RNAcentral holds the sequence, with entries from ENA.
Small-subunit ribosomal RNA from an uncultured prokaryote, 1375 nucleotides, folded computationally.
Its Rfam family is "Bacterial small subunit ribosomal RNA".
[in-house]
RNA sequence: AUGCGAGUCGAGCGAUAUAGCGGCGAACGGGUGAGUAACACGUUGGAACCUGCCCCAGACUCAGGGAUAGCCAUCCGAAAGGGUGAUUAAUACCGGAUAGUCCCGCAAGGGUAAAGCUUUUGCGGUCUGGGAGGGGCCUGCGGCCUAUCAGCUUGUUGGUGGUGUAAAAGACUACCAAGGCUAUGACGGGUAUCUGGUGUGAGAGCAUGACUAGACACAAUGGAACUGAGACACGGUCCAUACUCCUACGGGAGGCAGCAGUGAGGAAUCUUCCGCAAUGGGCGAAAGCCUGACGGAGCGACACCGCGUGGAGGAUGACGGCCUUUUGGUUGUAAACUCCUUUUCUGAGGGAAUAAAUGAUGAAGGUACCUCAGGAAUAAGCACCGGCUAAUUACGUGCCAGCAGCCGCGGUAAUACGUAAGGUGCAAGCGUUAUCCGGAAUUAUUGGGCGUAAAGCGUUCGUAGGCGUCUUAAUAAGUUUGUAGUUAAAUCUGGUCGCUCAACGAUCAAUUUGUUACGAAAACUAUUCAACUGGAGAUUGGCAGAGGCAACUGGAAUUCCACAUGUAGGGGUAAAAUCCGUUGAUAUGUGGAGGAACACCAAAAGCGAAGGCAGGUUGCUGGGCCAUUUCUGACGCUGAGGAACGAAAGCGUGGGGAGCAAACAGGAUUAGAUACCCUGGUAGUCCACGCCGUAAACGAUGGAUACUCGAUGUAGGAGGGAAUCGACCCCCUUCUGUGUCUAAGCUAACGCGUUAAGUAUCCCGCCUGGGGAGUACGGUCGCAAGAUUAAAACUCAAAUGAAUUGACGGGGGCCCUCACAAGCGGUGGAGCAUGUGGUUUAAUUCGAUGCAACGCGAAGAACCUUACCAGGUCUUGACAUCCAGAGAAUCCUGCAGAGAUGAGGGAGUGCCUUCGGGAAUUCUGAGACAGGUGCUGCAUGGCUGUCGUCAGCUCGUGUCGUGAGAUGUUGGGUUAAGUCCCGUAACGAGCGCAACCCUUAUCCUUAGUUGCCAUCAUUUAGUUGGGGACUCUAAGGAGACUGCCGGUGACAAACCGGAGGAAGGUGGGGACGACGUCAAGUCAUCAUGGCCCUUAUACCCUGGGCCACACACAUGCUACAAUGGCGGAUACAACGGGGCGCGAAGCCGCGAGGUGGAGCGGACCCCAGAAAGCUGUUCGUAGUCCGGAUUGGAUUCUGCAACUCGACUCCAUGAAGUCGGAAUCGCUAGUAAUCGCGGAUCAGAAUGCCGCGGUGAAUACGUUCCCGGGCCUUGCACACACCGCCCGUCACACCACGAAAGUCGGUUCUACCCGAAAUGGCUGGGCUAACCUUCGGGAGGCAGGUCCCUAAGGUAGGGCUGGUAAUUGGGGUGA
Repeated sequence: AUGCGAGUCGAGCGAUAUAGCGGCGAACGGGUGAGUAACACGUUGGAACCUGCCCCAGACUCAGGGAUAGCCAUCCGAAAGGGUGAUUAAUACCGGAUAGUCCCGCAAGGGUAAAGCUUUUGCGGUCUGGGAGGGGCCUGCGGCCUAUCAGCUUGUUGGUGGUGUAAAAGACUACCAAGGCUAUGACGGGUAUCUGGUGUGAGAGCAUGACUAGACACAAUGGAACUGAGACACGGUCCAUACUCCUACGGGAGGCAGCAGUGAGGAAUCUUCCGCAAUGGGCGAAAGCCUGACGGAGCGACACCGCGUGGAGGAUGACGGCCUUUUGGUUGUAAACUCCUUUUCUGAGGGAAUAAAUGAUGAAGGUACCUCAGGAAUAAGCACCGGCUAAUUACGUGCCAGCAGCCGCGGUAAUACGUAAGGUGCAAGCGUUAUCCGGAAUUAUUGGGCGUAAAGCGUUCGUAGGCGUCUUAAUAAGUUUGUAGUUAAAUCUGGUCGCUCAACGAUCAAUUUGUUACGAAAACUAUUCAACUGGAGAUUGGCAGAGGCAACUGGAAUUCCACAUGUAGGGGUAAAAUCCGUUGAUAUGUGGAGGAACACCAAAAGCGAAGGCAGGUUGCUGGGCCAUUUCUGACGCUGAGGAACGAAAGCGUGGGGAGCAAACAGGAUUAGAUACCCUGGUAGUCCACGCCGUAAACGAUGGAUACUCGAUGUAGGAGGGAAUCGACCCCCUUCUGUGUCUAAGCUAACGCGUUAAGUAUCCCGCCUGGGGAGUACGGUCGCAAGAUUAAAACUCAAAUGAAUUGACGGGGGCCCUCACAAGCGGUGGAGCAUGUGGUUUAAUUCGAUGCAACGCGAAGAACCUUACCAGGUCUUGACAUCCAGAGAAUCCUGCAGAGAUGAGGGAGUGCCUUCGGGAAUUCUGAGACAGGUGCUGCAUGGCUGUCGUCAGCUCGUGUCGUGAGAUGUUGGGUUAAGUCCCGUAACGAGCGCAACCCUUAUCCUUAGUUGCCAUCAUUUAGUUGGGGACUCUAAGGAGACUGCCGGUGACAAACCGGAGGAAGGUGGGGACGACGUCAAGUCAUCAUGGCCCUUAUACCCUGGGCCACACACAUGCUACAAUGGCGGAUACAACGGGGCGCGAAGCCGCGAGGUGGAGCGGACCCCAGAAAGCUGUUCGUAGUCCGGAUUGGAUUCUGCAACUCGACUCCAUGAAGUCGGAAUCGCUAGUAAUCGCGGAUCAGAAUGCCGCGGUGAAUACGUUCCCGGGCCUUGCACACACCGCCCGUCACACCACGAAAGUCGGUUCUACCCGAAAUGGCUGGGCUAACCUUCGGGAGGCAGGUCCCUAAGGUAGGGCUGGUAAUUGGGGUGA
């Protein structure tokens, strides 16, 4: 769009009629929630009203008249519709009569009614009274936000007379009066239908008003009336406006917030269904008709309820999947399989109730339900598995992709992402999103707080308000209680019953906590009368005080001026300079001027409401305390608004100005120094008057009252005692103020504790996560500065308090260490060696990087090593295990090639045997596998470094604390030491310290060979005989313990000194390294998870590289010389090593070395000569007789091989270097320094490393300072722990907000203009059936005209509010 949703009556009328007239209905039912903050709703009352149909009662229903629609004729129009003429009926319309308990009126009196149809015991009509039900009006109380809306109102508040209505009323009008409302929130703004109820909650509450029921409002938007019993009327009328449609362009039509349905919008919401069978409604006498009300069906898991998707058995624990320690586990009795059942499903047969007092009547519906048959047949998903929160593994991914309610996951082993398997939860649902309540005592009435977490107004006075002592009496408002009415039904709750159960429904009860009326009680609160004195105030007498205001006055000091003395500095600082000064400063003396502040007294002291108050005197004045008598008689407490006071700074006007001193200037400091320091210096500081009104205005603690252990100071009084000549002082008691400590109690703790932060009462103020922000806008105040009141958007998951443990501090105390100091010697400068960085390279393999990497892994890179590079090979492999085949193994050998390797030749047949074969070994073949110095030391084990050989680190029980934690372990001493002693709510214990172990220093015993030699022989020689005494060797013992003495100390631990002793206070040295820290180092010693390579990232070979070289660093060696160099002579060690070894004597070579081969597996032989030293020469301060680099030549040795790239020897050459800048290292005694010797590695190759002995010092006052460390304490916004944390600007990006020339809307007000329709008023001209008439006309009416009012519209100017805007301002967030 379209269809339907309000008609009906022929028993009102005429008529051909479903047309028309007439009656009733259409004001019900149905929809929606725009407006409305209001008597709209809920609830309780009320008086001045109306009421069709229905019921009851009384009385009537008589007799007439004139029209009109329809119809007919005609005209206009596209249509909608309309005009004219003629004619006609009624229960349509109109007079008349009659009437009352009706209406008006004091009364007299006046006025007002009807309708018939039917022939029936019928249906109607009129008047009057009453009822029922319905409606109108008034009213107390109740229920939203906002004061950044504080004043509103002129019909406004009241009166009188009118008008008006069904009815009260400023409802309206004229006049009069000037009232009315408001902090208990008027007026304004925003939002919103209200209620029974609904959701939630233990309740109180909070949120909400879908369905359902009641009320209200609305019907395109705005206005208006008509009809009617009822409307200002959803499916009626008129007008205006917007929109849509039709049109012949002249003009017309329309209103789904009725039922369906369409479009649009949106995250999203249904069928253009069946039926009037039931219930209900309208009309009708009725039959009946109408009814998108309603009864039903349809669609949607939207909600609630019920049911099912099968049950029993079934282990080889099947297959498959997933995981795996590779054995198994799990899915899992789950499946398969066997037996059984049929709710549901399908088919067939039967088949309702709902229908009532009789008959008929069923849309739903052949539905529910019943019977039979069939066959496990038709039927399982969703979310989750890090914690909260029930439930875990694998793979993939690699801060990516992604997850996430909060915390948070993800950067190569993700229970957090994705997938899979498994599991958990719920289940025809599950999960997400949104909203409300709860938890949230997180707005706290029940039921919170305010010292430090958010929060006490800066202080006082005081209005309203709130609260308020004791006694008697009265009242009965609050309060308690009784009765009665009401609190609709539904809902909720309980009982019973009906649908198979349930949801759902029926019935009964209870509830509805509220409110109204009438009573009762009188304790408490309240009100009233009266009384009292305890609270409060007054009277009298004393007391203290920087309480306030004003006037007068004093001395010290600073500065300035004048004069004088006097001379070169003064001043200032950590040190200086600017500055002042020879025009005479500073200093000193005298005199003067001026301003400000008041030393001592002086104090945890005093006073004041707070801010605050300090020389002295006087005047005026406020408050407080004590004692005492009398008086008033609750006069009290608090205090929203309000008022007053209110530091400093600042502002205005006028003074004043000595000192000090923002701003400013200069000098310093500094990287800079718009600062700290110095020299100056203006406002200001001071006074008068007027503003401002804020402070960490703090006790971070509002005021008042009462109660609750003590101790001890101090200030002001009073009483008593003792004492004294008298007083002070002293003691006791008491009141008021001001401090400290503490009990109970409180507190999160810290702490508070009669001056409460304890226990209670009353009143006020304030708080509700951090930031934004005490900011913006608006208001008020102010001269301004600004103050006060005071948000939001947005953003974060914290911000905060108190306490604890650490770490840290350019905090404090105590202590130690070659830490500093005192010394000795070095490094840093030179040359060289070695390592590292860097650079280079085909490669210069890799690792180690502050101390704690850098002569480190590496105790030894020419090949090998070797991991790197180039080139050449190989692919089950150089190496291990398994299988098959062949050959014993093995040895010799020529060729090609750089070699690996390739292709050959020859020799050789062994051992065991059950004769099958086996062991060992080589080759070939196939695959399982080998292999990797490839990555990850931030996946690991083990090992190691470091703090640090520092003295610490912990535990059990107990105790303290809400707890983290503390105590012990702190304290007083002492020690190298948490070593020991004492004390002690601690008592004990463990790991560390020390000791036990090794070595060295003395002695003894035992034992004497290869070691030793005093005595006795013998010698060149401990060589030999001999000896065990000594040295020495190596076994076992002794010894040292603060044991002894003196002193100090606490009668302790211990320390100091001494004796004795080889050694004295851990004798010297070593090994030994607590809990832990550094994601310290190492995957390249080894082991190992994961990842990666597999004809290569594995394996083999040759050559090269690790050895490069503008440079930088680290560790060393050698020097620069005379305490030395060179050459001669000469003396004394210890630790060690030696068999593919050390290798003697002898001989050769200048030498390295060669030759040689005695001796020795070593107290026997060899390496092996120690050197510095001692002694006596030379050199004479120089680049040297120092120094030895570099280079040339010639050799030696090792080794397949010294070119890249070995060591050594000889000859020659003879560089730098003359003691080293800033800086920095080691060492406290057999140490530093210096001198040589040996060993490991090793074919060869140390200036390195590990050991050995010789010679052999100096210094330490001491702990102020530097580094490191230990203990106690303190602060902390740090805890990745100061290499921490963190502030602001600037730059960039994004977000929300404020201002803004303006601009575009909404709403509202004022003034004016215009003014439709409609009601009402007026109306002279026009028209006019009923009635009256004296017949002329009149009454009345109609249209028209006009006036008032008025919707919409317009003009002008305001208020409030929203959007937007160039630009601008701050704010928030960002690795």